Predicted 3D model of a 74-nucleotide RNA (c-di-GMP-I riboswitch aptamer) from a soil metagenome. The model forms 95% of the base pairs in the Rfam consensus. Its mean pLDDT, the model's own confidence on a scale to 100, is 86. The RNAcentral record of the sequence draws on MGnify.
RNA sequence: AAACGGCAAAAUCCGGGUAACCGGAUGACGCAAAGCUACCUGUCCGUUUUUCAGCGGAUAGAGGGGUUACCGAA
Numbered sequence: 001a002a003a004c005g006g007c008a009a010a011a012u013c014c015g016g017g018u019a020a021c022c023g024g025a026u027g028a029c030g031c032a033a034a035g036c037u038a039c040c041u042g043u044c045c046g047u048u049u050u051u052c053a054g055c056g057g058a059u060a061g062a063g064g065g066g067u068u069a070c071c072g073a074a
Stems, first nucleotide, its partner, number of pairs: 006031002011026006029061001035067003039064003042059007
């Protein structure tokens, strides 16, 4: 390189959550770690007169770090 395959954005429906958002179904915009992990930064939500802040939460499909991993010709 090629092959077997994998994941699944928006939108719609059902369910959960105050919310961000999450789970399932349909669906594919994309993805070589779009596997896992909130450790750092960012963003978002809730809350509190530490408000250029504190506390709690969400996002791994925003970036970095950590960690594990499929195939593999010339």